[in-house]
RNA sequence: UAUAUUCUUUGGGGCGAGGUGAAAUUCCUCACCGGCAGUAAAGUCUGCGAAGAGCGCGUAUCGCGCUCCCGAAUCGGUGAAAUUCCGAUACCGACGGUAUAGUCCGGAUGGAAAAAGAGUAUC
Numbered sequence: 001u002a003u004a005u006u007c008u009u010u011g012g013g014g015c016g017a018g019g020u021g022a023a024a025u026u027c028c029u030c031a032c033c034g035g036c037a038g039u040a041a042a043g044u045c046u047g048c049g050a051a052g053a054g055c056g057c058g059u060a061u062c063g064c065g066c067u068c069c070c071g072a073a074u075c076g077g078u079g080a081a082a083u084u085c086c087g088a089u090a091c092c093g094a095c096g097g098u099a100u101a102g103u104c105c106g107g108a109u110g111g112a113a114a115a116a117g118a119g120u121a122u123c
Base pairs, nucleotide, nucleotide: 002122003121004120005119006118007117008116009115010114016030017029018028019027031103032102033093034092035048036047037046038045043091044090052068053067054066055065056064057063058062073089074088075087076086077085095106096105097104
C1' cells in the first nucleotide's frame, strides 16, 4: 500500500410576517430547507438510502434477504471540461395525526446509504 475481517464514533435541514376563519406553523400571499456516492462543486444527471407494498427464510408482535414502487430544470454565460460553477426564471418533497402539512406532532432516544478512525490476518 492492497485485500479480507472485527470493533468504535459520526451520520437531515426548514414557518418568520400578513390575510381568511369558530378552528389552519396545514388554506391564500410572501418566507425558509435540501441525506450519501459518482462526475468541473448537483434537492431536479447517474446510482444508493429512508417510507410504502409483495414474497421467502429464521431464533418470529421482530429481524434478514429478494422483488416492486420510488418527486422535480430549463435558458444564457465562462471554460479543455459544468443539466454541477455564475446569472435568470422555474419546479419537487413518504406514511399516520390534526382545518387540507417538504417546515408542527408521531413511528424515531429508531434505522440507513455512507464517512472517519482503530485492531487483527495475508501479500